[in-house]
Source information: The RNA shown here (small-subunit ribosomal RNA) has 1516 nucleotides and comes from an Anaerolineae bacterium. Its Rfam family is "Bacterial small subunit ribosomal RNA". Rfam links the family to the GO terms ribosome and structural constituent of ribosome. Taxonomically the source falls in Anaerolineae (Bacteria, Bacillati, Chloroflexota). The sequence was found in a public genome assembly.

RNA sequence: AAAUUUUUUGCGGAGAGUUUGAUCCUGGCUCAGGAUGAACGCUGGCGGCGUGCCUAAUACAUGCAAGUCGAACGAGGCCCUUUGUAUUUAUAUGAAGGUGUCCUAGUGGCGAACGGGUGAGUAACGCGUUGGUGACCUACCCCGAAGUUUGGGAUAACCCCGGGAAACUGGGGCUAAUACCGAAUGUGGUCAUCGGAUUUAGAAACCGAUGUCUAAAGGAUUUAUUCGCUUUGGGAGGGGCCUGCGUCCCAUCAGCUAGUUGGUAAGGUAAUGGCUUACCAAGGCUACGACGGGUAGGGGACCUGAGAGGGUGACCCCCCACAAUGGAACUGAAACACGGUCCAUACACCUACGGGUGGCAGCAGUAGGGAAUAUUGCACAAUGGGCGAAAGCCUGAUGCAGCAACGCCGCGUGUGCGAUGAAGGCCCUCGGGUCGUAAAGCACUUUUCUGGGAGAUGAGAAUGGACAGUAUCCCAGGAAUAAGUCUCGGCUAACUACGUGCCAGCAGCCGCGGUAAAACGUAGGAGGCGAGCGUUAUCCGGAUUCACUGGGCGUAAAGCGCGUGUAGGCGGUUUGGUAAGUUGGGCGUGAAAGCUCCCGGCUCAACUGGGAGAGGUCGUCCAAAACUACCAAACUAGAGAGCGAUAGAGGAAAAUGGAAUUCCCGGAGUAGUGGUGAAAUGCGUAGAUACCGGGAGGAACACCAGUGGCGAAGGCGAUUUUCUGGAUCGUUUCUGACGCUCAGACGCGAAAGCUAGGGUAGCAAACGGGAUUAGAGACCCCGGUAGUCCUAGCCGUAAACGAUGUGAACUUGGCGUUGGUGAAUUAAACCUCAUCAGUGCCGUAGCUAACGCGAUAAGUUCACCGCCUGGGGACUACGAUCGCAAGAUUAAAACUCAAAGGAAUUGACGGGGGCCCGCACAAGCAGCGGAGCGUGUGGUUUAAUUCGAUGCUACACGAAGAACCUUACCCGGGCUUGACAUGACGAUGAACGAUUGCGAAAGCAUGAGGCUCCCGCAAGGGACAUCGCCACAGGUGUUGCAUGGCUGUCGUCAGCUCGUGUCGUGAGAUGUUCGGUUAAGUCCGCUAACGAGCGCAACCCUCGCCGUGUGUUAUACGUGUCACGCGGGACCGCCGGUAUCAAGCCGGAGGAAGGUGGGGAUGACGUCAAGUCAGCAUGGCCUUUAUGUCCGGGGCUACACACACGCUACAAUGGUCGGUACAACGGGUUGCUAAACCGCGAGGUGGAGCCAAUCCCCCAAAAUCGGCCUCAGUUCAGAUUGCAGGCUGCAACUCGCCUGCAUGAAGCCGGAGUUGCUAGUAAACGUGCGUCAGCUAUAGCGCGUUGAAUACGUUCUCGGGCCUUGUACACACCGCCCGUCACAUCAUGGGAGCUGGCAAUACCUGAAGCCGGUAGCUUAACCGCAAGGAAGGCGCCGUCGAAGGUGGGGCUGGUGACUGGGAUGAAGUCGUAACAAGGUAGGUGUACCGGAAGGUGCGCCUGGAUCACCUCCUUU
Repeated sequence: AAAUUUUUUGCGGAGAGUUUGAUCCUGGCUCAGGAUGAACGCUGGCGGCGUGCCUAAUACAUGCAAGUCGAACGAGGCCCUUUGUAUUUAUAUGAAGGUGUCCUAGUGGCGAACGGGUGAGUAACGCGUUGGUGACCUACCCCGAAGUUUGGGAUAACCCCGGGAAACUGGGGCUAAUACCGAAUGUGGUCAUCGGAUUUAGAAACCGAUGUCUAAAGGAUUUAUUCGCUUUGGGAGGGGCCUGCGUCCCAUCAGCUAGUUGGUAAGGUAAUGGCUUACCAAGGCUACGACGGGUAGGGGACCUGAGAGGGUGACCCCCCACAAUGGAACUGAAACACGGUCCAUACACCUACGGGUGGCAGCAGUAGGGAAUAUUGCACAAUGGGCGAAAGCCUGAUGCAGCAACGCCGCGUGUGCGAUGAAGGCCCUCGGGUCGUAAAGCACUUUUCUGGGAGAUGAGAAUGGACAGUAUCCCAGGAAUAAGUCUCGGCUAACUACGUGCCAGCAGCCGCGGUAAAACGUAGGAGGCGAGCGUUAUCCGGAUUCACUGGGCGUAAAGCGCGUGUAGGCGGUUUGGUAAGUUGGGCGUGAAAGCUCCCGGCUCAACUGGGAGAGGUCGUCCAAAACUACCAAACUAGAGAGCGAUAGAGGAAAAUGGAAUUCCCGGAGUAGUGGUGAAAUGCGUAGAUACCGGGAGGAACACCAGUGGCGAAGGCGAUUUUCUGGAUCGUUUCUGACGCUCAGACGCGAAAGCUAGGGUAGCAAACGGGAUUAGAGACCCCGGUAGUCCUAGCCGUAAACGAUGUGAACUUGGCGUUGGUGAAUUAAACCUCAUCAGUGCCGUAGCUAACGCGAUAAGUUCACCGCCUGGGGACUACGAUCGCAAGAUUAAAACUCAAAGGAAUUGACGGGGGCCCGCACAAGCAGCGGAGCGUGUGGUUUAAUUCGAUGCUACACGAAGAACCUUACCCGGGCUUGACAUGACGAUGAACGAUUGCGAAAGCAUGAGGCUCCCGCAAGGGACAUCGCCACAGGUGUUGCAUGGCUGUCGUCAGCUCGUGUCGUGAGAUGUUCGGUUAAGUCCGCUAACGAGCGCAACCCUCGCCGUGUGUUAUACGUGUCACGCGGGACCGCCGGUAUCAAGCCGGAGGAAGGUGGGGAUGACGUCAAGUCAGCAUGGCCUUUAUGUCCGGGGCUACACACACGCUACAAUGGUCGGUACAACGGGUUGCUAAACCGCGAGGUGGAGCCAAUCCCCCAAAAUCGGCCUCAGUUCAGAUUGCAGGCUGCAACUCGCCUGCAUGAAGCCGGAGUUGCUAGUAAACGUGCGUCAGCUAUAGCGCGUUGAAUACGUUCUCGGGCCUUGUACACACCGCCCGUCACAUCAUGGGAGCUGGCAAUACCUGAAGCCGGUAGCUUAACCGCAAGGAAGGCGCCGUCGAAGGUGGGGCUGGUGACUGGGAUGAAGUCGUAACAAGGUAGGUGUACCGGAAGGUGCGCCUGGAUCACCUCCUUU
């Protein structure tokens, strides 16, 4: 929407990506869809139907596109007949005739104003729609009425004479008409006057009377007629004019207009009308957008869309306009005329240079422009048009064909079977997978194709077919002739390999590419569509992103700073009326085509025929009267007034007052004062500051004072007086809707600033000085001028904020406070209750993106105004208005980005806060930093000084031990299937190898000797070795940013999470917060949470006590100690106190041990792209007679220097000599090695014992006892060096350790700074082990011996945990980020100017032409006998007039030395402004200053952290 309620049918709206660590919102950008007169790239089989210069309304060669009529007319030609002449049969020529036919230039008629093209102009009655014409016209056509009588004079053609190159043209002469003219008639018609009747808004038309004027043409003929002509009435169709409504953008166009607006008269027209002229009046238009500028043909329709809308105006249809540009008229029914005329201009052509000609925006075609758009085709057969009586002629209208995948539609490129899943390609985990039934092969079909044959409809009663031998049909042949294109990261369907290596490239948005790219290129595969597929451009959609349907404005963009108020919009209650809006119905119209539905025709479809429907802000008639409106009457609830009260920093003016600062005078008094983080500048012995007294002057008004009051806002604060505005309460006395809002307008409007004149105490931009600092144009300090104050005037802006327009109504509550009134109460009050008006807080519902708002709404509604539409550019430029200026108001674009933003969340961070912990600080002890030496690192050097580790968390680290080896580095010499592994093939042979030569060695040669082992009857096979050859080995080469594993660190810090539930739109929150407590997220309590996991703790090891079992060893044989097991013991268990009588804490007892008893192992989720490819493993890459491998030598050990970790010292708490004493952990057969002997000693000889409670290493040392030294570079310290030795080892030169003797350096306790440690700890003392032939060990890992000091405490430093707060950070503060300067690029403003375009304007010249005048010239028709006249023509003059010229302006482009800012650009310079309290809180208006961000003054804001106070709220 349709049908009938049930009910059924049809139609009908999809989102995604991208801001963030994540979320919600706001908001832009982008994509998926459809469409096209398209173009481009790749590709291309056929047919049907359509479509095809969007650009230069640029210029056009050539041909064609409008003619026709001989039945209007004269003439000519041709033909025929007859007849001559000449001649050669042809043929030429003359005369007459012709109902012959045809052709023709001309006169004449009709047509040429249609058809066809284009869209330049036009913003308009141009178009669309609705009406009007009572203000009109209409050739041809149709119907009706009446006529068609009688005369006349010319003129083309033609002939003659001329001009001209041509185009063309002059003069003379002849002639016809349906050409032209006079007269008659007048049905009629026109005009004038009069009358009648009728209808209107008004006239006209109608009927009648009188008068005036006014027509005609003939042709053909079969004589029937027919075609014409004239007058008139009507019709049809067509047109003119008028009209309501609709019809793009700009207000940075706000005022426009002199024929302008109206009237009168005249002219003009078919007709109205300033259409034109004269005169008169001064009007007319405009915010409902005049005028101006820009753009544009309008409509039916087309595309899109759910629709409303938005966009478009190709093809087809209607209307308009135009015809090279501009102007003009003529003819005609109609034109101011595309293929007519005249003029001007530009262009082009011809020319004999005198002059002429031309107009494709008709059809083809050419050039040009352009990304781009077709044949110089056929035919009038059909449809239609013109002419004609007709035949017919003409028709680039039209019908057809050609070209083009330009679009829509249809068809095809085969169909079935076919697995060895062929070959081949690609991938591969090497097994396979995939292309893939795909191919091949077998069978079949023939739409297409090729050949052959037949062959239309379109054509009517008849002639006539361009298309066209086309469509279509039949036969034959043969899978034959026919597939591409785009994509494959997400959006978005579709994945792998290789190449490349921030390159080359891709990209619609987000974004890919820096060595493992599904994003680039190629290949294979896959997906989409398919004779097409992609790309580009444009439009709609999605976009509710201009929101009528259908949005917003506290913080995202957005409420004017505030009021008064005009137009406008909206408007209380009741009654009656009207009917403009409104609603219903009827009628008319809304062309056709198109669209939708139904039914038909082409085989289907596209296409097309018929029918119906839809489509208007339209017109008109009838009806209704609820609502709005209007008219009339009333009301009082809105509004206002009266009366009675009330509060108040409301405003203006005048007067007065005290406190304080400063200055001046006086007193008294002495050396400082002042200022700061600390100082200094400054002031002061010329007497300051501090103190007292007196005086002057200006400004501001403490306490009261309060989320108290008043005002519209800005704002207003001592007191008094005068003037004055508003508000509230009460009463319900009066008016009777008088109201609300408000574009423009007008007024008020902080601070700063300006002008003029005063005033100036304090304060204080600028400025000067002192500090701070790297600098300090600042913050701090000392001064200080404008200014701040007053009067008069300007300015007109602020975070002018509640970031919240004004008014009205409605909607649970609680607690304050200010002003009033009433009730109750009281002696009077307070308190209490009710209510009105303000002003606050918390909150219900609801709203909100959230935050929050919540009767003072941001809730639910209404009325009106203002404003917004991504960020930047830009609170800008230009223009305009205002202003003395500063500047204000209004307000763009180019360009650029894919975001900018709001609220909230989790983290991280803060030179924010709170709580807590830690050898973090503090309190202590010992050190380091200074010296010498050892070791490591950096740096430097070098042939090489191999490599790695680099804040904490590298630096005695990898390395638990570099002379060779190690060894990776360097030099040199060798090897190339290799030093090492596996496999295959071939050959040879046991393997193994003494010896000799060369050589530094490796190695290269030599090869005596040696003939094997297993299986097997044998052949042979296997093992092993060598050689050749092929796969391959090898790499401490690279990437720790491709990885595994392992490790460090935060940190042994107490944290990190999950399930379910709940809360929140969501990210997330809750739990885990809070109050206690703990070493601890340990435990308790509370609690929208309840539980759980990884961590903590415990379980494990070790030490300490006891018991017990077993046992080697020791033994004085009693046992003891020890070793290995097992068990007990400690749990805040007990007592007291404290606590929420919870957890726990404090104290005590007992106990070996007391509150985790000491120590160890154990390292949550994660962080640092932390470390390691050189421990190992491993992907990719690189190398392969070398980056592999072997060997000799060298290097890793260098040395101006810097740092790190240590050792030894500087001495008397010591050194040295001598005596005496006490450990523990460990190790030992390639080993530990005793006793004994030698040596000063290192060590040597020696070899017992021990595979270990048995033997050895193994005497521990500090300690303690005694002697000496006596404060010194020493009897301290021991570096360095010399000599002599020892040991290990193939080998101690580079480059080992030890011993003895000799030598005897620096160093007298260490600057800034910094490290470790809280008890058997620090410190001191020795001792063992690993690695190891030896050693650089003073290192590392253990062991015992001796054995302290201190901790008030948490303000500060560092690190960490929890809670909270701010944030513009999230790569997370090593963050982010601002501005100048420098460089490059881009667009743009200004600019002395230069140069175009457009529309006007003033003046000058003024073509053609219409109109007007006319003295000159001139003429067939009429009048006149004539002269002449009437009338006309030419010429001339005038008005108008296109165009041109000149001038000054307007608007709008281009360009321009220079200049202003802006935007953009991996690594430029200077600073550090902002984000945390951003280190001076920030912002803002204004003023001044400064390299720059910026600073400062004055006023304002919170969109400021922190602390404190006040007030309020909630709970008790």